Source information: Glycine riboswitch aptamer from Skermanella aerolata, 100 nucleotides, folded computationally.
RNA sequence: UAAGGCCAUGCGGGAGAGUUCGACGCGGUUCAAACCGGCGUCGGCGCCGACGGAGCAACCCCCCAGGAAACUCUCAGGCACCAGGGACCGCACCAGCCGG
Numbered sequence: 001u002a003a004g005g006c007c008a009u010g011c012g013g014g015a016g017a018g019u020u021c022g023a024c025g026c027g028g029u030u031c032a033a034a035c036c037g038g039c040g041u042c043g044g045c046g047c048c049g050a051c052g053g054a055g056c057a058a059c060c061c062c063c064c065a066g067g068a069a070a071c072u073c074u075c076a077g078g079c080a081c082c083a084g085g086g087a088c089c090g091c092a093c094c095a096g097c098c099g100g
Stems, first nucleotide, its partner, number of pairs: 001099001004098003009092005018045001020044007027036002046079003052075001053073003059067002
């Protein structure tokens, strides 16, 4: 101690997939029933992948061995809206590291 990069932090953006079927219970409405994308729990079938996890691979490295995705699989998770989460992208930023 420049550009740039890594990491931490802050702000912004940020997808996908059930108006599913059944049972039980609750709420609203109603004389009652019907009705409600209503709520919850359990079970079934269907589906999603951009947190996590796992597998293979271009490639890296190589004695052995190992590393490796936004691909693949869906164990977990998730599937109206809202909320939450969210790989990744942009900007800012200061402390450190790399780098010159």
Overview:
The coordinates come from a structure-prediction model, not an experiment, and the mean pLDDT is 78. RNAcentral holds the sequence, with entries from Rfam and Ribocentre.